[in-house]
Molecule: FMN riboswitch aptamer (RFN element)
Organism: Acidimicrobiia bacterium
RNA sequence: GAAUGCCCUCGGGGUCGGGUGGAAUUCCCGACCGGCGGUGAUCACCGGGCCGGAAGUCCCGGUGGAAGUCCGCGAAGCCACGGCAGCCCGUCGUGGCCCGAUCAGGUGAGAGUCCUGAGCCGACGGUCAGAGUCCGGAUGGGAGAGGGUGCGA
Numbered sequence: 001g002a003a004u005g006c007c008c009u010c011g012g013g014g015u016c017g018g019g020u021g022g023a024a025u026u027c028c029c030g031a032c033c034g035g036c037g038g039u040g041a042u043c044a045c046c047g048g049g050c051c052g053g054a055a056g057u058c059c060c061g062g063u064g065g066a067a068g069u070c071c072g073c074g075a076a077g078c079c080a081c082g083g084c085a086g087c088c089c090g091u092c093g094u095g096g097c098c099c100g101a102u103c104a105g106g107u108g109a110g111a112g113u114c115c116u117g118a119g120c121c122g123a124c125g126g127u128c129a130g131a132g133u134c135c136g137g138a139u140g141g142g143a144g145a146g147g148g149u150g151c152g153a
Base pairs, nucleotide, nucleotide: 001151004150005149006148007147008146009145010144016030017029018028019027032132033122034121035073036072037071038070042065043064044063045062046061047060048059049058068120069119077097078096079095080094081093082092083091084090102118103117104116105115106114124136125135126134
């Protein structure tokens, strides 16, 4: 660090109380949780504008944090092709499809991101009865993050 190889490590949270029932962490009432990258009018710290000491404000620069519901991605699911196996199932690889949910008020020049309030969303299979939270595929995969070592200028 314009181009680029390899290795290592890390890489998802949450059912508590009550009700009904023969049976529910699955239904009902109230509570609980929020992956990765980007953006971000915000926040914190540092430096400068500003010679020395103290405080405040403003401007510029740097570093770090900051969105479940704004943009993009990941997992799951479905399809096709190919490898393995005599076929199917299965499994691995590649490609494609699919892929949830936000408004109101406030401030302001400007709000999808700030503040306040009220909402909404959440794969597949299993289950004595229906699952974001239980069990399972999964000691898996993974968006990516950090570090090491090459390589190059």